[in-house]
Model confidence (mean pLDDT): 77 of 100. Predicted 3D model of a 373-nucleotide RNA (Bacterial RNase P class A) from Bifidobacterium sp. Taxonomically the source falls in Bifidobacterium (Bacteria, Bacillati, Actinomycetes, Bifidobacteriaceae). The RNAcentral record of the sequence draws on ENA. The gene name in the source record is rnpB.
């Protein structure tokens, strides 16, 4: 310097004006005296994904004697963790020259299933071409016909029943022999997953697919903050007392009387519970720093810190200066000057994660490859 691989960090700065949610404080107005209501000052106010809601958990409520059945997840080994389908480290398989990345990565002699096209043949398999042997024919030739042998060669497929070379043989074939692969079993080395020019037997005899069925282990009660809990108007409903047919109340009415209808009314109190309000509601497995164990996910210790809490839902808007990017224009080539622009997206109980959107900026760490010392 060039291409690359992995890990972490911020997201436009800064000030002025106006708005809005939260919470403290002061001041006014209003009654039933503790709220409303207004207004004034201070603090404070989205994200690494708040996205999806795909997993696990905290809480809440509702079910549950015990086991099994179903149904669903999940699947290598050991570890982290509240816990998980996640994270770590480690084996295996497969990618890459490499840092490094991908992988639902148990069981195919438990039993059922299925393999499209091509291809003669697709699972106790298969003579299409080609090799060989034997018999006939004839135009006697590098012919052809029918019968037998052969999986060593060609073709087809993602996959053709172990691979290479010999030995054998009419040609052939683990028929048979060394080498590799493979199976069992022991031995070594790991906690283990597995690993091993390790040692014996077997010539090999039963190929994929289980994100088809299934079968083995593991693991899971259901529902969600509109959860759930507290207070509580009106109306209705239950009892009481008092008033009333010696006339409650009503209609005519501004009142009285009068007339006309006739059996409720007014107060308390009592569960339940509607609008309403309030609690849950944000200090929590919280964050930064530091130290020590750990290879690491994490754990322990000390010290500092509080960083939203709405409920028709605030976190916006404009100007200035600066920063990034982008275009046009002038240029003496250093820069000026206009103008647009600022990725994805936005809290609703909380919290670990996966997963998917996304412009740019910064730091580290490592791999290639070239060049110079």
């Nucleotide at each position: 310097c060039g291409a690359g691989a992995c890990c972490u960090u911020c997201c436009g700065a800064u000030g002025g004006c106006c708005g809005c949610g939260g919470c403290g404080c002061c001041c006014g107005u209003c009654c039933g005296a503790g709220g409303a209501c207004g207004g004034g000052c201070g603090c404070u106010g989205a994200g690494g994904a708040a996205c999806u809601u795909c997993c696990g958990g905290g809480c809440u409520c509702c079910g549950c004697a015990g086991a099994g059945c179903a149904c669903g997840a999940u699947g290598g080994c050991g570890g982290a963790u509240a816990a998980c389908g996640u994270c770590c480290g480690c084996c295996c398989a497969g990618g890459g020259u490499g840092a490094c990345c991908u992988g639902a990565g148990a069981g195919a002699u438990a039993g059922c299933g299925c393999a499209g096209c091509a291809g003669a043949g697709a699972a106790c398999a298969g003579a299409c071409c080609g090799c060989c042997g034997g018999u006939c024919c004839c135009c006697c030739g590098u012919g052809g016909a029918c019968c037998g042998g052969u999986a060593a060669g060609g073709g087809u497929g993602a996959a053709a029943c172990g691979g290479c070379g010999g030995u054998g043989u009419a040609a052939g074939a683990g028929a048979c022999c060394a080498c590799c692969g493979g199976g069992u079993c022991c031995c070594u080395g790991g906690c283990a997953a597995c690993a091993g020019u390790g040692g014996a037997c077997c010539g090999c005899a039963u190929g994929g697919c289980a994100a088809g069925c299934c079968u083995c282990a593991u693991c899971g009660g259901g529902a969600g903050c509109a959860a759930g809990g507290c207070c509580a108007a009106g109306c209705a409903g239950g009892g009481g007392a008092c008033g009333c047919u010696u006339g409650a109340g009503g209609g005519c009415u501004g009142c009285u009387c009068g007339u006309c209808c006739g059996a409720c009314g007014u107060c308390c109190c009592c569960g339940g519970g509607u609008a309403g309000g309030c609690c849950g509601c944000u200090g929590g497995a919280g964050c930064c720093c530091a130290g020590u164990g750990g290879c690491g996910a994490c754990a322990c210790u000390g010290g500092g810190u509080c960083g939203a809490g709405a409920u028709g839902g605030a976190u916006g808007g404009c100007c200035a200066u600066c920063c990034g990017c982008g275009c046009c224009g002038c240029u003496u080539c250093g820069g000026c000057g206009g103008c647009g622009u600022g990725a994805c997206a936005g809290a609703a109980c909380c919290c670990g994660g996966g997963g998917u959107a996304u412009g740019g900026a910064a730091g580290g760490u490592c791999u290639c490859a070239c060049u110079c010392c």